[in-house]
Context: one part of a larger RNA
RNA sequence: CCCUGGUCAAGGAACUAGGCAAAAUGACUCCGUAACUUCGGGAUAAGGAGUGCCCCCAUUAGGUGAAUCGUCUCGCACGAGGAGCCGAGAGGGGUCGCAGAGAAAUGGCCUGGGCGACUGUUUACUAAAAACACAGGUCUCUGCAAAGUCGAUCAAGACGAUGUAUAGGGACUGACACCUGCCCGGUGCUGGAAGGUUAAGGGGAGGGGUCAGCGGAGUUUGUGAGGAGGAGACGAGAUGGUGAGGCCCGAAAGCAAUUUCAGGUCAAUCCGCCUUGAAUUCGACUCACGUUAUCUCCGCGAAGCUCUGAACCGAAGCCCCAGUAAACGGCGGCCGUAACUAUAACGGUCCUAAGGUAGCGAAAUUCCUUGUCGGGUAAGUUCCGACCUGCACGAAUGGUGUAACGACUUGGGCGCUGUCUCGACCAGGGACUCG
Repeated sequence: CCCUGGUCAAGGAACUAGGCAAAAUGACUCCGUAACUUCGGGAUAAGGAGUGCCCCCAUUAGGUGAAUCGUCUCGCACGAGGAGCCGAGAGGGGUCGCAGAGAAAUGGCCUGGGCGACUGUUUACUAAAAACACAGGUCUCUGCAAAGUCGAUCAAGACGAUGUAUAGGGACUGACACCUGCCCGGUGCUGGAAGGUUAAGGGGAGGGGUCAGCGGAGUUUGUGAGGAGGAGACGAGAUGGUGAGGCCCGAAAGCAAUUUCAGGUCAAUCCGCCUUGAAUUCGACUCACGUUAUCUCCGCGAAGCUCUGAACCGAAGCCCCAGUAAACGGCGGCCGUAACUAUAACGGUCCUAAGGUAGCGAAAUUCCUUGUCGGGUAAGUUCCGACCUGCACGAAUGGUGUAACGACUUGGGCGCUGUCUCGACCAGGGACUCG
């Protein structure tokens, strides 16, 4: 220093995001108990008092019920009877200790607001909640071989259900109270069927391909041999270029060795071109033999086969016409106006399917914002009550209230305390030293 416990002067939340943690409360009996309320609750509300042991009352109240006696229906019977035993609690008196529920175990309380009605459920291993569920409400589907669901097969079979619309499935909302306004233009759903559009299919006008045949034009195939000419790896020769390096000559510097510079010459290696030989390869053309009446192209083109194909007929759906918002959803702007000023009950105008009703409102929603006023505090970005200028509440994506409930959340207070001013001491276990 750390961990787990214990104690503390004076103060008592000054600590801190926040009373987190700790302390405090606590059992039983009696007294007493508010607002509010769905009359059940709230409530152990809150707030108080008592508690050990001994004696007396006292043969306590009360309980149990033996012996014995009586009766009869003679029984494990009924009635009388009270022995013995057990024994609460009150009252009075006394007595000991600091302390009598003498240890352990065993609610802290009050109050304002938000959210969710409630008990319940949930992220097994960071979230228990205001989230989910819920009883209740509404809409919608389903007439039974039900709808819906499971099932490799538009299978069998099964659930729904040994149920039958007071039933079953789905969706939304979420006890209860008071309520739930306007809009069907868009999307969805339901109904309708006149017209428009429209698939497969039917239909087949017409077009294309192929082809017997007819007409016109032109022509030939196979095998073997020779081979002009072209290309050409590689070899040989000739000629030219470049100049690493070698050689020759000269100039300059230096005492010299030597160094630098200029000119000429030489091809081992390198490069270009020409000539010649040549493996190999392409090949016009020519010749010989065999063979026969076709072959090729173009135009027209019947039937068949085949490809394509217009008009027309053709359901649901969609377009169309209605209904429906506790279906998805939506619910305006500008200007002027009253005898102070301000404001606008009122008027005008534009747009819309319709322009937000009741209620609530700086809210779990308010940006500006610590809005403004009031309350609470000495001092309050939080909290409560109002106001309404609602950036951007609002009515089953429910609105507004609400007793009870909540390990929820946010304010205030009482009690209590080492949370703190501000730290101190004690016990045990670690850390540390030795081993």
Molecule: large-subunit ribosomal RNA, domain IV
Organism: bacterium